[in-house]
Context: one part of a larger RNA
């Protein structure tokens, strides 16, 4: 000086409490551990590993494995030799590749012999390669404590020192945020705030967006117009700026007016000093070390899709606040050219025909869905739930067999609300209902994204995790 402590004080946080949903039981996705296996690459492992890396494993990917090839090599540079490049067809073979044959001569330059660039073969070595090992040798990046409010200088003072003040007090805050006080006086990273976005207003601008007024039409469809909505640029607007009260004539607090919004308006980017030898040599760089007819390269199946079993995350549900039917209504936000794909025929359907538009405020995906309206069901393992399996089909795509979606018709399992214990949420959130996008040829319950309906509940800090400030003991460093 710090760490500790089932010492003390004060004070925060969905940390309890107080309310709502859930997990833990079911079946299924999916990720692990286990075991299996020729292989089930590898790697994340308490909170902070476990819908994690992987914004998508049928081949590819791929790193494993069996079996077939190759050895200056799939890939750079450099030397010598020879042919333009490149096409095509046979023979073997899973294929990679081996063997054979047939077309084919281009640019620049030139003394016409010739030389050079690009490529392709062959040779010889320097050397390429390595998803081999160490994250406890690294950089870089990134998780956590924590968006906690802390970490520290320079001077100066005090102490032999180590070190202390400063930053402790009293107040007050979301905040070392500010005020007083004070041997300190000030500064530096951090707090805020500057930046994006959302809620009001205005100006400007008006097409592809928009319609109050005239006219027109099935239809804002045309003409019109830019009031309005929207759009997108620039501005105003919020500052305890105003009033009253409390306060120590201060910060502050509390209450009120106005005002689209009030006291950080609501989210969002931003992550101090460091702390776990935390994670990553499989994004990339990198030291060492190993490895070179292999631990490299490359082709064919196969494997990551396995199942007595455990655990994590989640989907769907067990029903009447419900399930079916037919009917009718409101979105936002995004994607499109090797894309979206209107209308129309054709299929019960997935989808198929043919083909408008559209590089998109223009047309397309698109139908939002929960809702409201009518009606059936009437307490049942059901008209609840869909698992599983049979059969036929559809797309994709060299190829759906291990091992894709999906669609019809039949099957019709478990589950009647879940011990012990555990999670997330305080407002447009929780809850629940659709839509959309990234990877992607296909392939989404997973991740990101957006809107639609829209709740309760907080008395309070005594308890339980986690923190932060003073302080007190300590045989601990």
């Nucleotide at each position: 000086u710090g760490a500790c402590g089932g010492g003390g004080g004060c004070c925060c946080g969905c940390a309890c409490a107080a309310g709502c949903g859930g997990u833990g039981g079911a079946g299924c996705a999916u990720g692990u551990g286990g075991u299996u296996u020729a292989a089930u690459u590898c790697g994340a492992u308490g909170c902070a590993a476990c819908g994690c890396g992987a914004a998508g494993a049928a081949c590819c990917u791929u790193a494993c494995c069996u079996a077939g090839g190759c050895u200056u090599g799939a890939c750079a540079u450099c030397c010598c030799a020879g042919g333009a490049a490149u096409u095509c067809u046979c023979u073997g073979g899973a294929a990679a590749c081996a063997g054979a044959g047939a077309a084919g001569u281009g640019c620049c330059u030139u003394u016409c012999g010739g030389g050079g660039a690009a490529c392709c073969u062959g040779g010889a070595g320097a050397c390429a390669g390595g998803u081999g090992c160490u994250g406890c040798a690294u950089g870089g990046c990134u998780g956590u404590c924590g968006u906690c409010a802390g970490c520290u200088c320079g001077u100066g003072u005090c102490g032999u020192g180590a070190g202390a003040u400063g930053u402790u007090g009293g107040g007050u805050u979301a905040a070392g945020u500010c005020c007083c006080g004070c041997a300190a006086c000030g500064a530096g990273c951090g707090c805020a705030a500057c930046c994006c976005u959302u809620a009001u207003c205005u100006u400007u601008a008006a097409u592809u967006g928009c319609c109050a007024u005239c006219a027109u039409u099935a239809a804002g469809u045309u003409g019109g117009g830019c009031a309005c909505u929207u759009u997108a640029a620039a501005g105003a607007g919020a500052c305890u700026g105003c009033c009253g009260g409390u306060g120590u004539u201060a910060a502050a607090c509390c209450g009120g007016a106005g005002g689209a919004a009030g006291g950080u308006g609501g989210g969002g980017a931003u992550g101090a000093c460091g702390u776990c030898a935390a994670g990553u040599c499989c994004u990339c760089a990198u030291g060492g070390c190993c490895u070179u007819u292999a631990u490299g390269c490359u082709u064919a199946g196969g494997g990551c899709u396995a199942c007595a079993c455990a655990c994590g995350u989640g989907c769907u549900a067990c029903a009447a606040u419900g399930g079916g039917u037919a009917g009718u209504a409101c979105a936002a936000a995004g994607a499109g050219a090797a894309g979206c794909c209107a209308a129309c025929u054709c299929g019960c359907g997935a989808g198929a025909g043919u083909g408008c538009g559209c590089c998109a405020a223009u047309c397309u995906c698109a139908a939002a869905a929960a809702g409201c309206u009518a009606u059936c069901c009437u307490a049942a393992g059901u008209u609840c739930g869909g698992a599983u399996u049979g059969g036929a089909g559809u797309c994709u795509g060299c190829a759906a067999c291990u091992c894709g979606a999906c669609u019809c018709c039949a099957u019709g399992a478990a589950g009647c609300u879940g011990g012990a214990a555990u999670c997330g949420c305080u407002a447009g959130u929780a809850a629940u209902c659709g839509c959309g996008g990234a990877u992607c040829a296909g392939c989404a319950u997973g991740c990101c994204g957006c809107g639609g309906u829209g709740a309760a509940u907080a008395c309070g800090u005594u308890c339980c995790c986690g923190g932060g400030c003073c302080u007190u003991g300590u045989a601990c460093a």

Description
The part of an RNA shown here (small-subunit ribosomal RNA, 3' major domain) has 477 nucleotides and comes from a metagenome. The prediction has a mean pLDDT of 84. RNAcentral holds the full RNA, with entries from SILVA.